[in-house]
RNA sequence: GGGGGGAUAGCUCAGUUGGUAGAGCAGUGGAUUGAAGAUCCUCGUGUCCCCAGUUCGAAUCUGGGUCUCCCCA
Numbered sequence: 001g002g003g004g005g006g007a008u009a010g011c012u013c014a015g016u017u018g019g020u021a022g023a024g025c026a027g028u029g030g031a032u033u034g035a036a037g038a039u040c041c042u043c044g045u046g047u048c049c050c051c052a053g054u055u056c057g058a059a060u061c062u063g064g065g066u067c068u069c070c071c072c073a
Stems, first nucleotide, its partner, number of pairs: 001072007010025004019056001027043001029041003049065005
């Protein structure tokens, strides 16, 4: 220099054909216990990496950029 993947909750990750975002773990509060652990119930106002564009509407499509991983040279 060329090509490809990834960036979404504190962490690991889903998210279909564009219709206003979720799970598990962690954490808060409660039940239970002499106490703790385990178990059960409850609780999510996230700039969906950034800027612009298309659209009635963008995490999703288009262009540019940043970071990161892999391959080629």
This is a predicted structure of a 73-nucleotide RNA (transfer RNA) from Skeletonema pseudocostatum.
The coordinates come from a structure-prediction model, not an experiment, and the mean pLDDT is 81.
The RNAcentral record of the sequence draws on ENA.
The organism belongs to Skeletonema, within Eukaryota.